This is a predicted structure of an 86-nucleotide RNA (c-di-GMP-I riboswitch aptamer) from a Syntrophomonadaceae bacterium. It was read from a public genome assembly, where an Rfam model found it. It matches the Rfam family "c-di-GMP-I riboswitch aptamer". Rfam describes the family as follows. GEMM was predicted in a large-scale screen for bacterial structured RNA regulatory elements.
[in-house]
RNA sequence: CUCCGAUAAUGGCAAACCUGGUGAAAGCCAGGGACGCAAAGCUACGGGUCUAAAGCAUUUGAUGCCAUGACAGCCGGGUUGCCGAA
Numbered sequence: 001c002u003c004c005g006a007u008a009a010u011g012g013c014a015a016a017c018c019u020g021g022u023g024a025a026a027g028c029c030a031g032g033g034a035c036g037c038a039a040a041g042c043u044a045c046g047g048g049u050c051u052a053a054a055g056c057a058u059u060u061g062a063u064g065c066c067a068u069g070a071c072a073g074c075c076g077g078g079u080u081g082c083c084g085a086a
Stems, first nucleotide, its partner, number of pairs: 004084002012037002017032006035073001041079003045076003048071003055065004
């Protein structure tokens, strides 16, 4: 230095839920809160999933299609990082 991840050590992040805000929604932001996480740091490149405003279609007030929207705590990839047992 690389791989790897321990009944090691320092710490870190923060699910569900609640409150407030924002958005058409999915979701996101802030505070509280911890289910968990060795990258649960960042990144929308590939796959997948969610939503459907606008648009289009069908027709009597709704239904269907559709990302240009979103999800990194869905998987993979890229990239950066703490520690050092076997």